[in-house]
Context: one part of a larger RNA
RNA sequence: ACCUGGUUAAGGAACUCGGCAAAAUAGCCCCGUAACUUCGGAAUAAGGGGUGCCCUCUUUUGAGGGCCGCAGUGAAAGGGGACAACCGACUGUUUAGCAAAAACACAGCAUUCUGCGAAGACGCAAGUCGAUGUAUAGGAUGUGACACGUGACCAAUGCCGAAAGAUUAAGGUGAGAUGUUAGCUUCGGCGAAGCUUCGAACCCAAGUCCCGGUGAAUGUCGGCCGUAACUAUAACGGUCCUAAGGUAGCGAAAUUCCUUGUCGGGUAAGUUCCGACCUGCACGAAUCGUGCAACGAGUUGUCCGCUGUCUCAACCAGGAGCUCA
Numbered sequence: 001a002c003c004u005g006g007u008u009a010a011g012g013a014a015c016u017c018g019g020c021a022a023a024a025u026a027g028c029c030c031c032g033u034a035a036c037u038u039c040g041g042a043a044u045a046a047g048g049g050g051u052g053c054c055c056u057c058u059u060u061u062g063a064g065g066g067c068c069g070c071a072g073u074g075a076a077a078g079g080g081g082a083c084a085a086c087c088g089a090c091u092g093u094u095u096a097g098c099a100a101a102a103a104c105a106c107a108g109c110a111u112u113c114u115g116c117g118a119a120g121a122c123g124c125a126a127g128u129c130g131a132u133g134u135a136u137a138g139g140a141u142g143u144g145a146c147a148c149g150u151g152a153c154c155a156a157u158g159c160c161g162a163a164a165g166a167u168u169a170a171g172g173u174g175a176g177a178u179g180u181u182a183g184c185u186u187c188g189g190c191g192a193a194g195c196u197u198c199g200a201a202c203c204c205a206a207g208u209c210c211c212g213g214u215g216a217a218u219g220u221c222g223g224c225c226g227u228a229a230c231u232a233u234a235a236c237g238g239u240c241c242u243a244a245g246g247u248a249g250c251g252a253a254a255u256u257c258c259u260u261g262u263c264g265g266g267u268a269a270g271u272u273c274c275g276a277c278c279u280g281c282a283c284g285a286a287u288c289g290u291g292c293a294a295c296g297a298g299u300u301g302u303c304c305g306c307u308g309u310c311u312c313a314a315c316c317a318g319g320a321g322c323u324c325a
Stems, first nucleotide, its partner, number of pairs: 002319007010311002014309001019306001027051005036041001038145001052067006068072001080304007087296002092104002108143007120129003146291004151221003156218002158214004165209003171203002176198002179195002183190002222240005249283001250280001261277005
């Protein structure tokens, strides 16, 4: 020097990616307790005070008086707290052995299928599950408490419907034809039946085309130019294209490249943080949008308390190390 533990002047996060680690808080009784809120909570909020022993009175319990110590929950065990923002409503679940989360699930919501020998699933089948259930049931998909909402587009893809037309397989039917040859022959050929090989028209399913519907189906949701009596901007106008051109709300965001955008707040000083602005490279409405009390070993910023994290190190105890067995 190392490991584990303990103490430390003054300062108190100056350490560091970051208060990581440590310290601090702590039980019980009394007082007291904000914003916000789904009125349940938030809440042990926060912040204060008390705490031992003896005597007397008193039913418990408390009141009065007294005593000791630096210290009375005298040891051990045993919440640090506050303010904001993001995400996920919550309890729960998960990568047995680097990830516990904002991921999964969830109650709720919506769509869709299924009339029972159900749909769906396993199986070659028999059969079984679904279910000893019956649409307030069961399967599938998406979203994910709650509050307020959920816009436009059916052109493409998917699904559903309708059956008039077009197209369309095998099959059916089979005009006709090829090969073969009994026979006939003017020797050039013609050629029945049978067998064989082709084969037109006609009949004919779903599907496809066509038509209509459908977005909490897969998805998509423009460009250019001009214009107001300072300037700037453009309520307004023109034009091209489209199926339709992004509505409400939110917005430098877990999304913003330029970017440490600009302004404000906090700091002596702030690429982070909070509040705004909107020029959204490239938000946006159940691949949900915006809020939101409670909750979180989640993420981010700030403050109080507290401390050897640090200024800046020192000492102590035990261990390991060394020697012997």
Model confidence (mean pLDDT): 87 of 100. A computed fold for a 325-nucleotide part of an RNA from a Verrucomicrobiales bacterium, annotated as large-subunit ribosomal RNA, domain IV. NCBI's taxonomy places the organism under Bacteria, Pseudomonadati, Verrucomicrobiota, Verrucomicrobiia, Verrucomicrobiales.